RNA sequence: GCUCCCGUAGCUCAAAGGCCAGAGCGCACGUCUCCGAAGCGUGAGGCUGGCGGUUCGAAUCCGCCCGGGAGUA
Numbered sequence: 001g002c003u004c005c006c007g008u009a010g011c012u013c014a015a016a017g018g019c020c021a022g023a024g025c026g027c028a029c030g031u032c033u034c035c036g037a038a039g040c041g042u043g044a045g046g047c048u049g050g051c052g053g054u055u056c057g058a059a060u061c062c063g064c065c066c067g068g069g070a071g072u073a
Base pairs, nucleotide, nucleotide: 001072002071003070004069005068006067007066010025011024012023013022018056027043028042029041030040031039049065050064051063052062053061
């Protein structure tokens, strides 16, 4: 250089064009306890990498760019 894959919460990942973008872990608070841990309950946290395009509607489809990875010489 060329080909392919990936980028969504602090981390690991779902969501295959419309359902409030969710789950586990973590975090905060409550409960429990003499105090903690564990358990249980509640909650916060996301402009879905960026910019355009298609569409009534885009995390999802298309183009370019940025970042990461794999293959190839």
Source information:
Predicted 3D model of a 73-nucleotide RNA (transfer RNA) from a Gaiellaceae bacterium. The RNAcentral record of the sequence draws on ENA. The coordinates come from a structure-prediction model, not an experiment, and the mean pLDDT is 82.